[in-house]
RNA sequence: UACUUAUCAAGAAAGACAGAGGGUUUGGGCCCAGCGACGUCUUGGCAACCUCCCUAAAGGGAACGGUGCCAACUCCCACUUUGGCGGAAGCUGAAGAAAGAUAAGCC
Numbered sequence: 001u002a003c004u005u006a007u008c009a010a011g012a013a014a015g016a017c018a019g020a021g022g023g024u025u026u027g028g029g030c031c032c033a034g035c036g037a038c039g040u041c042u043u044g045g046c047a048a049c050c051u052c053c054c055u056a057a058a059g060g061g062a063a064c065g066g067u068g069c070c071a072a073c074u075c076c077c078a079c080u081u082u083g084g085c086g087g088a089a090g091c092u093g094a095a096g097a098a099a100g101a102u103a104a105g106c107c
Stems, first nucleotide, its partner, number of pairs: 003105006013043005021032003026078004044070003049066002051062004074099001079096007
């Protein structure tokens, strides 16, 4: 990297360094950002995929360890189906898919 499975409406702060863009393909929005964003480091925290314990299992519990995460629903939309309003253009709701992220397995 590819493949398989699961989850993605919740949750979670400070300091230092540094100095301009950033929000993880692309496009359109919208938002964050010299009152210092994004990033790195330290400490702290959230969570419970692996791990550990109970259980026949479903499930429940723990949080030392391995990951992950700590703006906004995966920030919103773009693809398909469908409901409502509308003469239409459009507006709006729901479901699904694709893509993406994380974990474990596997290669």
A computed fold for a 107-nucleotide RNA from a Bacteroidota bacterium, annotated as SAM riboswitch aptamer (S box leader). Of the family's consensus pairs, 97% are formed in the model. It matches the Rfam family "SAM riboswitch aptamer (S box leader)". From the family's description: The SAM riboswitch is found upstream of a number of genes which code for proteins involved in methionine or cysteine biosynthesis in Gram-positive bacteria. It was read from a public genome assembly, where an Rfam model found it.